The prediction has a mean pLDDT of 87. This is a predicted structure of a 346-nucleotide part of an RNA (small-subunit ribosomal RNA, central domain) from an uncultured bacterium. The full RNA is in RNAcentral, with records from Greengenes.
Context: one part of a larger RNA
RNA sequence: UUGGGUUUAAAGGGAGGGUAGGCGGGGGGUCAAGUCAGCUGUGAAAUACGUACGCUUAACGUUCGUCUUGCAGUUGAAACUGGUUUUCUUGAGUGCGUAUGAGGCAGGCGGAAUUCGUGGUGUAGCGGUGAAAUGCUUAGAUAUCACGAGGAACUCCUAUUGCGCCGGCAGCUUGCUGGUCCGCUACUGACGCUGAUGCUGGAAGGUGCGGGUAUCGAACAGGAUUAGAUACCCUGGUAGUCCACACCGUAAACAAUGAUAACUCGCUGUCGGCGAUACACAGUCGGUGGCCAAGCGAAAGCAUUAAGUUAUCCACCUGGGGAGUACGACCGCAAGGUUGAAACUC
Numbered sequence: 001u002u003g004g005g006u007u008u009a010a011a012g013g014g015a016g017g018g019u020a021g022g023c024g025g026g027g028g029g030u031c032a033a034g035u036c037a038g039c040u041g042u043g044a045a046a047u048a049c050g051u052a053c054g055c056u057u058a059a060c061g062u063u064c065g066u067c068u069u070g071c072a073g074u075u076g077a078a079a080c081u082g083g084u085u086u087u088c089u090u091g092a093g094u095g096c097g098u099a100u101g102a103g104g105c106a107g108g109c110g111g112a113a114u115u116c117g118u119g120g121u122g123u124a125g126c127g128g129u130g131a132a133a134u135g136c137u138u139a140g141a142u143a144u145c146a147c148g149a150g151g152a153a154c155u156c157c158u159a160u161u162g163c164g165c166c167g168g169c170a171g172c173u174u175g176c177u178g179g180u181c182c183g184c185u186a187c188u189g190a191c192g193c194u195g196a197u198g199c200u201g202g203a204a205g206g207u208g209c210g211g212g213u214a215u216c217g218a219a220c221a222g223g224a225u226u227a228g229a230u231a232c233c234c235u236g237g238u239a240g241u242c243c244a245c246a247c248c249g250u251a252a253a254c255a256a257u258g259a260u261a262a263c264u265c266g267c268u269g270u271c272g273g274c275g276a277u278a279c280a281c282a283g284u285c286g287g288u289g290g291c292c293a294a295g296c297g298a299a300a301g302c303a304u305u306a307a308g309u310u311a312u313c314c315a316c317c318u319g320g321g322g323a324g325u326a327c328g329a330c331c332g333c334a335a336g337g338u339u340g341a342a343a344c345u346c
Stems, first nucleotide, its partner, number of pairs: 004317003007300002012314001015200002021194003025088007033081002035077008048066003052062003091191001092188003095184003099180002103177007110154001115149007125136002162169002206247003210243002216240001220236004258313006266291009295302002319346003328339004
C1' cells in the first nucleotide's frame, strides 16, 4: 500500500457554520468528454508462448504466427457518468397559523441562610472529635431578641422533565433576541449532503490589569493520629471562588458510539402538537426513556434514538514500553498547548 477496523481490545476530531474537493432526486431534448464497438497507424530486435523444420536427440538455431494487455488518429453507438437546455415536486428552503421551553443577552426586584457590626436579655462556658487538643470566651463569648451592613447562591416545585450545536442553562419580573415542533400545502424549483486548510464558540482551572471578598477554601500555620504522617480528622487561613476587560484552548469536552439519507417485528411510559371529541378510542408527526424480535456482536450487549441492512463524505487506528516524551516548527505574558519521532527494550 491493499485489506480490515474505530461502545468496552489501538482507533470518532470537544462543537459549529463553511472554502476547495468528493458525492448527489424524477421526466424530455441535445453534445459526445468519460464509456463501448469497427477500422488505420504505431507498439524495434532479441526474449516469452505455440506450429513446422535443421544439426543423430536435447540444449541450440531457423520459419511462420501469437503476445507486446498500450498510445494516437478516424468512423460510429448513446444505456450509464458528465456538459448544456427545458420541465416537475417528493429532497431542501420560504410563507401563513397554532404552540413550546432552566435557549441567549441586558436591566430591575425578592426572601431564607452564613458571616460581620451595634444595642438589649443573660452567665460560664462555647466549639470540635472516635476521643481530644489547638481555637473563641468574665475586655462578657456560645445562646436568644431587635436593627443594620455586605457578598454569593437561588430551598420546595424538580422528574429517566424541558431547552441548546457543544461547552452548558434553574428565585421572580421587564425589555431585546435565536431556535424547534405541529398544522395548512400558498410560493421557489434540486437551491442538496459531507467537508481537508482556514474561521468562530468552547467547563473547571490558570494568567494579566482593575474592582469586590459573605461563604467555602489549594498553599501555609497550628492541634491531633501515627513507628513516621510533608495525608486522611480538627482550628485558622492566602491565592482562588464573584464582577469588568483581555488571554489561555484543554477535560472521563462521554452515549468512551462522526455527520447525512433510506430501509427493517412489536410492547410499554413520558414531553410538545395535530386528529377525534362518542369521554370510548388510541391514530399521526417530532422529541425523550424502558423492554424485546429478526439481524449483528468476541462477549457484555445493541436493537426504528442500531452497535442491523445499504449509500456518500470527513476524521482516526495498525503490538507493549520508551512517549504524547525529545528535537524542530507554530501559538502563548507565563503555565503550557498543537504537531510529533527515534535509539533501545520485551